[in-house]
RNA sequence: GCCGAGAUAGCUCAGUUGGUAGAGCACAUCCAUGGUAAGGAUGAGGUCGUCGGUUCAAUCCCGACUCUCGGCU
Repeated sequence: GCCGAGAUAGCUCAGUUGGUAGAGCACAUCCAUGGUAAGGAUGAGGUCGUCGGUUCAAUCCCGACUCUCGGCU
């Protein structure tokens, strides 16, 4: 330099023929226990990497860029 994959909650990851984003763990409150752990209920937490384009509407489609991983030279 070229090619491919990825970037979504604190962490690990889903998601979608384009239509107001979810799980597990972790966190907070409550229940329960003589008490702790385990367990149950409820809740909070996200500008979906950045910028632009298409569209009535973009996490999803298109382009550029940044970062990470892998391959080729």